[in-house]
Molecule: SAM riboswitch aptamer (S box leader)
Organism: Virgibacillus necropolis
């Protein structure tokens, strides 16, 4: 940086630094922000990975190995405003028919995690 596979509607501080913008990118909109945002530290959330228990299956054979469901746990990542803030491209129903507006399913784009070049 790139692939493949999953997940993305829940969770999470009235600390302490620090000082202007931030919400990933382009546009749109609508938000948060000197009542100090984003960030950093702490502090917290969480079960993707590993661990760890007892449970079933299967093979193997005397106790191992896989799988697949439950639990426990913050070691390895994350993560901590609003749905991944919402929209943006197809396609579906609805209402309006100049124009668009609600809605749904699917795709692009992006985050995370694991595996792999």
């Nucleotide at each position: 940086c790139u692939c493949u596979u999953a997940u993305c509607a829940a969770g999470a501080g009235c600390g302490g630094c620090g000082g202007a913008g931030g919400g990933a990118a382009u546009a749109g909109g609508c938000c948060c922000u000197g009542u100090g945002a984003u960030g950093c530290c702490c502090g917290g959330c969480a079960a993707c990975c590993a661990u760890c228990a007892a449970g079933c299956u299967a093979g193997a054979u005397u106790u191992c190995u896989a799988g697949c469901a439950u639990g426990a746990a913050a070691g390895g990542u994350g993560c901590u405003a609003a749905a991944u803030c919402c929209u943006a491209c197809a396609g579906g129903u609805c209402a309006a028919u100049u124009a668009u507006g609600a809605u749904c399913u699917g795709g692009a784009a992006g985050a995370u995690a694991a595996g792999g070049g």